[in-house]
Formats: sequence, structure tokens, C1' cells
RNA sequence: GCCGGAGUAGCUCAGUGGUAGAGCACUUCAUUGGUAAUGAAGCGGUCGUGGGUUCAAUUCCCACCUCCGGCU
Repeated sequence: GCCGGAGUAGCUCAGUGGUAGAGCACUUCAUUGGUAAUGAAGCGGUCGUGGGUUCAAUUCCCACCUCCGGCU
């Protein structure tokens, strides 16, 4: 330099055009003599950045940034 993949909650990941979810973690409550475990509820997201297409974009297109892999 060229090609491909990944970027979504604190962490690991889902989500193939119609108001973004799960598990773990965290907080509160219940339970216990007390912890753990379990159950219930809650908190937490400019969906990497900027443009474009569209009535509507996490999703499609382009560029850029970061990481991983391959080729030379």
C1' cells in the first nucleotide's frame, strides 16, 4: 500500500429500515439470626465520527478514526 472483519449500557454480546434488548455487574427491597444464594424492582445508551439515501437509519451507501486478521 491492497483486501476482509469488528466498533451498540461498566463488561460480554444480540438486534438485516419503523420509538434499542439480554446476561453479568451496580443500587434498592423481600427472604435469613447474619452472609451467600434466590426472587422482585430500578439505574445505566449522542448505537465510533461526519456526510448521503429514505416519510423514517443501529440497520443501506460514502469518507474518516481505532482495533484485529490476511496479502504484498
Predicted 3D model of a 72-nucleotide RNA (transfer RNA) from a bacterium.
The prediction has a mean pLDDT of 83.
It matches the Rfam family "tRNA". Rfam describes the family as follows. Transfer RNA (tRNA) molecules are approximately 80 nucleotides in length. Rfam classes the family as a transfer RNA.